[in-house]
Molecule: transfer RNA
Organism: Gaiellaceae bacterium
RNA sequence: GCCGGGGUGGCGAAACUGGCAGACGCGGAGGACUUAAAAUCCUCUGGGGCCACUGGCCCCGUCCGAGUUCAAGUCUCGGCCCCGGCA
Numbered sequence: 001g002c003c004g005g006g007g008u009g010g011c012g013a014a015a016c017u018g019g020c021a022g023a024c025g026c027g028g029a030g031g032a033c034u035u036a037a038a039a040u041c042c043u044c045u046g047g048g049g050c051c052a053c054u055g056g057c058c059c060c061g062u063c064c065g066a067g068u069u070c071a072a073g074u075c076u077c078g079g080c081c082c083c084g085g086c087a
Stems, first nucleotide, its partner, number of pairs: 001086007010026003019070001027045006046060006063079005
């Protein structure tokens, strides 16, 4: 240099044919059980801000930028980074 695969929460990993982003798991927080713990089970868990705060509201968010579209994590173009192959 060329070809292929990939980049999504704190981490791993889904999201089909473009149609509610984050299912599911790990981790974390609270609770149940226990003499106590482990294990197990239940609930919650993206970031920021505001408020009259058992809660509610607003904004942002799929590597970055642009495009197509009513609508983009998904399609197109350019770029950055990682992995593999060829040279």